A computed fold for a 131-nucleotide RNA from Ureibacillus xyleni, annotated as FMN riboswitch aptamer (RFN element). It matches the Rfam family "FMN riboswitch aptamer (RFN element)". Gene Ontology term of the family: FMN binding. Its mean pLDDT, the model's own confidence on a scale to 100, is 79. It was read from a public genome assembly, where an Rfam model found it. Taxonomically the source falls in Ureibacillus (Bacteria, Bacillati, Bacillota, Caryophanaceae).
RNA sequence: AAUAUCCUUCGGGGUCGGGUGAAAUUCCCAAUCGACGGUGAUGAAGAAAUUCUAAGCCCGUGAGCUAAUUUUUAGCAGGAUUUGGUGCGAAUCCAAAGCCGACAGUAUAGUCUGGAUGGGAGAAGGAUGUA
Numbered sequence: 001a002a003u004a005u006c007c008u009u010c011g012g013g014g015u016c017g018g019g020u021g022a023a024a025u026u027c028c029c030a031a032u033c034g035a036c037g038g039u040g041a042u043g044a045a046g047a048a049a050u051u052c053u054a055a056g057c058c059c060g061u062g063a064g065c066u067a068a069u070u071u072u073u074a075g076c077a078g079g080a081u082u083u084g085g086u087g088c089g090a091a092u093c094c095a096a097a098g099c100c101g102a103c104a105g106u107a108u109a110g111u112c113u114g115g116a117u118g119g120g121a122g123a124a125g126g127a128u129g130u131a
Base pairs, nucleotide, nucleotide: 002130003129004128005127006126007125008124009123010122015030017029018028019027031111032110033101034100035061036060037059038058043052044051045050056099057098064076065075066074067073068072081097082096083095084094085093103114104113105112
């Protein structure tokens, strides 16, 4: 340094204000939020090697349900980006304008309440064994 098993810890944000109404944080105006891994023409440090940093809508993963099974596998359901600029090259840079958000409850919910003191992609650290 690699790898296998195990253990511990960590592991999601958001309705200000106003309108209608008998009733809405659910409708309308407006406000506001962006999990994890990858990629990456960003930015920073360094002489360099390199390190840190950078996507809600580019590629994937996670939450719900069903079946077999007993903790995994399989299946199903569930979302979204364009235009212009620079440039050899833009799905990530710069500018502008858009769009999206499981299930159950309730006046129709990304933001309230609930399943959930749950689960979780994964992250960090440690122990033991192997070559």